[in-house]
Molecule: transfer RNA
Organism: Bacteroidales bacterium
RNA sequence: GCCGCUGUCGUCUAGUGGUCCAGGACAUCACACUCUCACUGUGGGGAUCAGGGGUUCGACUCCCCUCAGCGGUA
Numbered sequence: 001g002c003c004g005c006u007g008u009c010g011u012c013u014a015g016u017g018g019u020c021c022a023g024g025a026c027a028u029c030a031c032a033c034u035c036u037c038a039c040u041g042u043g044g045g046g047a048u049c050a051g052g053g054g055u056u057c058g059a060c061u062c063c064c065c066u067c068a069g070c071g072g073u074a
Stems, first nucleotide, its partner, number of pairs: 001073007010026004018057001028044005050066005
C1' cells in the first nucleotide's frame, strides 16, 4: 500500500429500517435492613450509538469519507 473486522452508559454488552424519547448485567448514588460493615431488597442518575455527509416518510441499523483499534497479505 491492498483486503477484512470492530467502535453503543464508568465497564461488558442487546439491538441488523418504524411498536426503542436505545434495553440488560456489573459498578455508582439514595433509602430500607444491621450496633457497624457486608449481604439482600427497593428506587434514581448515567449513551446526541467514534466524527462528518448521503439515501429514506423514517437510520444505532443501509451507502460514502475520515478517525481509532485489531487481523490478514507481498